[in-house]
């Protein structure tokens, strides 16, 4: 320095739930909570999933629905890229 990770130190996130907010929605922001987490820091690059305010096709008496398009969310789904505290075996 790499890798790995402990009933260690020294902090650190914060799931379900709730509230108040923002959005048409997935989602998010904050409080209030701790399922968890050694990258549960950042980053939509691959895949995946999840939403449809718009478009366009389909349907239909009107609808509702189904399809693509485009556009968004999710980093606590896996992959990949970037950064980083601590130091027992």
């Nucleotide at each position: 320095g790499a890798c790995c990770g402990a009933c260690a130190a020294u902090g650190g996130c914060a799931a379900a739930a709730u509230c108040a907010g923002a959005g048409a929605a997935a989602u998010c922001u904050g409080g209030u909570g701790a399922c968890g987490c050694a990258a549960a820091g950042c980053c939509a690059c691959g895949g995946g999933u999840c939403c449809u305010c718009u478009u366009u096709g389909u349907g239909u008496u009107c609808a509702a629905g189904c399809a693509a398009a485009a556009g968004g969310a999710c980093a606590g789904c896996c992959g990949g890229g970037c950064c980083a505290c601590c130091g027992a075996a």